[in-house]
RNA sequence: GGGGAUUUAGCUCAGUGGUAGAGCGUCUCGUUUGCAUCGAGAAGGCCGGGGGUUCAAACCCCCCAAUCUCCA
Repeated sequence: GGGGAUUUAGCUCAGUGGUAGAGCGUCUCGUUUGCAUCGAGAAGGCCGGGGGUUCAAACCCCCCAAUCUCCA
C1' cells in the first nucleotide's frame, strides 16, 4: 500500500427497513439471625463519527476512525 471481518447497556452478545433486547454484573425490596441461593422490581443505549436513500434506518449506500486478520 491492497483485501476481508468487527464496532449495539459496565462485560459477553442477539437484533437483515416499522416502539432497541437477552445473559452476567450493579442498585432496591421480599425471603434469612446473617451471607449465599431464590423471587419481584429498577437504573443503565439516541446502536463508533459524518453524510445520503426512504414516509420510516442499528439494518441499505458513501466517506472517515478504531480494533483484529490476510497478502505484499
The RNA shown here (transfer RNA) has 72 nucleotides and comes from Blastocladiella britannica. Rfam family: tRNA. It is annotated as a transfer RNA. From the family's description: Transfer RNA (tRNA) molecules are approximately 80 nucleotides in length. Its family is annotated with triplet codon-amino acid adaptor activity in the Gene Ontology. The prediction has a mean pLDDT of 82.